[in-house]
RNA sequence: AACCUUCAAUGGCAAACCCGUCGCAAGGCGGGGACGCAAAGCCUCCGGUCCGUGCCACCCACGGAUAGCGGGGUUACCGGG
Numbered sequence: 001a002a003c004c005u006u007c008a009a010u011g012g013c014a015a016a017c018c019c020g021u022c023g024c025a026a027g028g029c030g031g032g033g034a035c036g037c038a039a040a041g042c043c044u045c046c047g048g049u050c051c052g053u054g055c056c057a058c059c060c061a062c063g064g065a066u067a068g069c070g071g072g073g074u075u076a077c078c079g080g081g
Stems, first nucleotide, its partner, number of pairs: 003081003012037002017032006035068001041074003045071003048066007
């Protein structure tokens, strides 16, 4: 250095809900607020789920959302082995 790990320390993020705001919607953003998180930092490449459109309907396709649904990529603090 890499990898594994989380006893300790410094800290970090922020679910639901409420208010405001953007959006057809899913949902996003800001403030309040903490359920939790060792990557709950960042990225839609793959799968899932949700929304919209097409289709008589289903399947499926396209567009969007979810990174706190997983996989993957990438960056990273401290202590210990």
Predicted 3D model of an 81-nucleotide RNA (c-di-GMP-I riboswitch aptamer) from a Lysobacterales bacterium.
Model confidence (mean pLDDT): 84 of 100.
The sequence was found by an Rfam model in a public genome assembly.
The source organism's lineage runs through Bacteria, Pseudomonadati, Pseudomonadota, Gammaproteobacteria and Lysobacterales.